[in-house]
RNA sequence: UGAGCAGGUCAAACGACCGCGGACGCAAGGCGAAAGCCUGCGUAUGAGGAAAGUCCGGGCUCCACAGGGCAAGGAUAACGGGUAACGCCCGCCAGGGGUGACCCUCGGACAAGUGCAACAGAGAUAUACCGCCCCGGAAACGGGGUAAGGGUGGAAAGGCGAGGUAAGAGCUCACCCGCCGCAUGGAGACAUGUCGGCGCUGUAAACUCUAUCCGGAGCAACACCGUGGGAGAACAUAUGGCCUGCCCGGCCGUUCUCAGGAGGUGGCUUGAGCCGCGCGGCAACGCACGGCCUAGAUAGAUGGUCGUUCACGACAGAACCCGGCUUACAGACCUGCUCGCAUU
RNA sequence: CCGGGUGUAGCGCAGUUGGUAGCGCGCCAGCUUUGGGAGCUGGAUGCCGCGAGUUCGAGUCUCGCCACUCGGACCA
Numbered sequence: 001u002g003a004g005c006a007g008g009u010c011a012a013a014c015g016a017c018c019g020c021g022g023a024c025g026c027a028a029g030g031c032g033a034a035a036g037c038c039u040g041c042g043u044a045u046g047a048g049g050a051a052a053g054u055c056c057g058g059g060c061u062c063c064a065c066a067g068g069g070c071a072a073g074g075a076u077a078a079c080g081g082g083u084a085a086c087g088c089c090c091g092c093c094a095g096g097g098g099u100g101a102c103c104c105u106c107g108g109a110c111a112a113g114u115g116c117a118a119c120a121g122a123g124a125u126a127u128a129c130c131g132c133c134c135c136g137g138a139a140a141c142g143g144g145g146u147a148a149g150g151g152u153g154g155a156a157a158g159g160c161g162a163g164g165u166a167a168g169a170g171c172u173c174a175c176c177c178g179c180c181g182c183a184u185g186g187a188g189a190c191a192u193g194u195c196g197g198c199g200c201u202g203u204a205a206a207c208u209c210u211a212u213c214c215g216g217a218g219c220a221a222c223a224c225c226g227u228g229g230g231a232g233a234a235c236a237u238a239u240g241g242c243c244u245g246c247c248c249g250g251c252c253g254u255u256c257u258c259a260g261g262a263g264g265u266g267g268c269u270u271g272a273g274c275c276g277c278g279c280g281g282c283a284a285c286g287c288a289c290g291g292c293c294u295a296g297a298u299a300g301a302u303g304g305u306c307g308u309u310c311a312c313g314a315c316a317g318a319a320c321c322c323g324g325c326u327u328a329c330a331g332a333c334c335u336g337c338u339c340g341c342a343u344u
Numbered sequence: 345c346c347g348g349g350u351g352u353a354g355c356g357c358a359g360u361u362g363g364u365a366g367c368g369c370g371c372c373a374g375c376u377u378u379g380g381g382a383g384c385u386g387g388a389u390g391c392c393g394c395g396a397g398u399u400c401g402a403g404u405c406u407c408g409c410c411a412c413u414c415g416g417a418c419c420a
Stems, first nucleotide, its partner, number of pairs: 001340010012309007020046002023043004028039004048315001052326002055324005060218004073214005079091004093107001094105004108209002113207002115203003129150002131146006158176002161173003177199005182193004222266004227420002230258006240252004273292004278287003310313001345416007354369004363400001371387005393409005
């Protein structure tokens, strides 16, 4: 200096004025049955890395079960760790990709059982089409053996060489490959091996089996106050009114209770919280100390104008709260590393 | 906020043990007719919403997105 890999930070900056949300303080009024709400001034403060998709895991609340087991259904899947928990994260193993830094993988079991493998091909889990060999036959052909050779296919009964044979074949042997066991190393997946046995098609994101986990609903949950209307009880049933012109019957009164999603309040933001520093750990993360408080609406606030500067500004707006994942995204900066070229 | 469904030819819809994507209407051409319509015959038409993956092979199975649509929340 060019190309790249991994990780992280920011998300135009500063000032003035006006406006909006909630909080606190001050000051009086108004509305409402009540709870409570509204109006003025001042002070500080007010969106994100994804607030998004709602795909996982929790907290919280109510309902159900209130003890244990089995079945059904669903989810997860190498191994070790982290965590409140996870399908997340870290490390590691195996396989694959890259010259490399490094990256990718729904990565248990088809050697428990079942299913499926179209077309082509003789034959798809069992087979003789051609070929080769033996026997019969004059020949055509028939009977038998054979998976070495041809051809088909994604896949054809481990590969290759030698022996062997009528021709052949793990039939036998050497080497290699795979699986199971054994030995050694490792915390384990696994690795290594000159030892022993076996040769078994692929597919479980097919049924299934194995191991582990899982009660349901969701802040419009839920709790409290409570208007009209509703339900029930007690008292009164005297006069009158309404249905209805008359008779019968019902309703209209007062008090209390119950349920209660009009409306209001709480839930609501101090929390598995953030920042700094030290220690332990390869890391995820944990522990200790110090400091900080940082939106909380309910038709829903965070916007506008002006001035200065620059690289001229992407995706996008909280709605109960956290931990992740996924998806969208203009650019700027920082740290570590790899490969190439040049110079010293 | 919670839950479900759909996406296949211009339009409306089928498509199951994963194995050559179909039906109706419409469209095009020919026949018929003086001409048109109707009728008859023949034909074309698809990245199966998008992107990855599993598999020899995906409309179908798995994962992630996108769009459309339906339902629920208790008398006012």

Predicted 3D model of RNase P RNA and transfer RNA as a complex of 420 nucleotides. Model confidence (mean pLDDT): 76 of 100.